[in-house]
Context: one part of a larger RNA
RNA sequence: UGACGGGGACCCGCGCAAGCGGUGGAGCAUGUGGUUUAAUUCGAAGCAACGCGAAGGACCUUACCAAGUCUUGACAUCCCGGUGACGCAGGAGUAACAUUCUGUUCCCUACGGGGCACCGGAGACAGGUGGUGCAUGGUUGUCGUCAGCUCGUGUCGUGAGAUGUUGGGUUAAGUCCCGCAACGAGCGCAACCCCUAUUUCCAGUAGCCAGCAGGUAGAGCUGGGCACUCUGGAGAGACUGCCCGGGAUAACCGGGAGGAAGGCGGGGACGACGUCAAAUCAUCAUGCCCCUUAUGAUCAGGGCUACACACGUGCUACAAUGGCGUAAACAAAGGGAGGCGAAGGAGCGAUCUGGAGCGAACCCCAAAAAUAACGUCUCAGUUCGGAUUGCAGGCUGCAACCCGCCUGCAUGAAGCCGGAAUCGCUAGUAAUCGCAGAUCAGAAUGCUGCGGUGAAUAAAUCCCGGGUCUUGCACA
Numbered sequence: 001u002g003a004c005g006g007g008g009a010c011c012c013g014c015g016c017a018a019g020c021g022g023u024g025g026a027g028c029a030u031g032u033g034g035u036u037u038a039a040u041u042c043g044a045a046g047c048a049a050c051g052c053g054a055a056g057g058a059c060c061u062u063a064c065c066a067a068g069u070c071u072u073g074a075c076a077u078c079c080c081g082g083u084g085a086c087g088c089a090g091g092a093g094u095a096a097c098a099u100u101c102u103g104u105u106c107c108c109u110a111c112g113g114g115g116c117a118c119c120g121g122a123g124a125c126a127g128g129u130g131g132u133g134c135a136u137g138g139u140u141g142u143c144g145u146c147a148g149c150u151c152g153u154g155u156c157g158u159g160a161g162a163u164g165u166u167g168g169g170u171u172a173a174g175u176c177c178c179g180c181a182a183c184g185a186g187c188g189c190a191a192c193c194c195c196u197a198u199u200u201c202c203a204g205u206a207g208c209c210a211g212c213a214g215g216u217a218g219a220g221c222u223g224g225g226c227a228c229u230c231u232g233g234a235g236a237g238a239c240u241g242c243c244c245g246g247g248a249u250a251a252c253c254g255g256g257a258g259g260a261a262g263g264c265g266g267g268g269a270c271g272a273c274g275u276c277a278a279a280u281c282a283u284c285a286u287g288c289c290c291c292u293u294a295u296g297a298u299c300a301g302g303g304c305u306a307c308a309c310a311c312g313u314g315c316u317a318c319a320a321u322g323g324c325g326u327a328a329a330c331a332a333a334g335g336g337a338g339g340c341g342a343a344g345g346a347g348c349g350a351u352c353u354g355g356a357g358c359g360a361a362c363c364c365c366a367a368a369a370a371u372a373a374c375g376u377c378u379c380a381g382u383u384c385g386g387a388u389u390g391c392a393g394g395c396u397g398c399a400a401c402c403c404g405c406c407u408g409c410a411u412g413a414a415g416c417c418g419g420a421a422u423c424g425c426u427a428g429u430a431a432u433c434g435c436a437g438a439u440c441a442g443a444a445u446g447c448u449g450c451g452g453u454g455a456a457u458a459a460a461u462c463c464c465g466g467g468u469c470u471u472g473c474a475c476a
Stems, first nucleotide, its partner, number of pairs: 001476002004472002007470007019425005026316008034307002042053002064302002068298003073125001077124002079121006087104006106115003127291002130289003136285002138280003141276001143274001148187006154163003167178003193268004198236007207226002212223003239262001242256005318418001322377005328371001334365003339358002344353003384415001389410007431453007
């Protein structure tokens, strides 16, 4: 000087308390451990691994396994020889790839040749998701969006170092004010960026009968118009600016006015010096080591989907604030050409048929659902709950046996609110309800977004983590 203390003081944070809803019990989904296996590829490991890499494993992917096959190689450059190919179509062959046959069949040229492609050969080499993340780059997590971390000069100290950065206030903040042997500065904080809340102007192929005319079974359907909504470009607006009180007359704090918004208005992006030899050699790059008829390459099949069990994360429930039925209402944000696919028709349905329109403020996906109204059920393992299983179908795809999703009928399991323990959340939040997207042929209860309805409660004693000052010294 740090680190540490079941030392002290002060202060923060859904850290506890006050509340609301969960997890832990059930069934299923998913990840992991374990076990099993020819293989169940690899990585991730307290917080900060475990719906994580994987934004999507039937083949492919694929790295794994057991078979078959190749050895200058699936891929790159160079040399020699040959051919005019390559490709396309058909045949032989194989479980399949390989291999092979037939037909068709290059370009430029100052005719010397050159280019391109394929085949054969020789080696230099290719290749490796093999090892080492404790050799590395790059990227990332974490403490933590915590308020800290430092430097120059000066001064003090023999020195390590200190001072500044401590003190009195204040703040979300090393934020600002005042004081001070310090004076300044840098990286952080804040601001500058994006979205959102109000409004003005400009612009109107979506919006409106608002005002006029036409028109209908019903319609912005038509003429017409940009007033309003909206869209998207340029501005305005919030700064403790104004008033009162407190405070050192300061910084600032409390209240008020005006205002769409008030003291950081609400979200996002943004992550200091560093810590964990944290994670990643399997995104990529890369040193060294290792393999080189194999640890490389190719191919069909299997596996990654196994199942006495254990754990994490979720979904659905256990019901009446509910289930079911009928007929009504109101979003936002997205996606669409090998695509979205309307109306109409068939089917109980998944879906099929059909093909209008739309590269989309124009058409389509598209029905929002909770909600409200009416009816029914009457507290039951039930008209709750839907696992499991049987049969019959649909869709994608070369192909759904291992191993996809969906529909109908039948079957109807556990479950009557969950021990110890433990998690999230302070407002348009929790809870609850649906919608969309990426990936994607198909395959979400995951993930990322979007809106609808919309609460309760809040103190500083303790637990956890962190910051500042101070004290002690078994540690460095």
Record summary:
A computed fold for a 476-nucleotide part of an RNA from an uncultured bacterium, annotated as small-subunit ribosomal RNA, 3' major domain. RNAcentral holds the full RNA, with entries from ENA.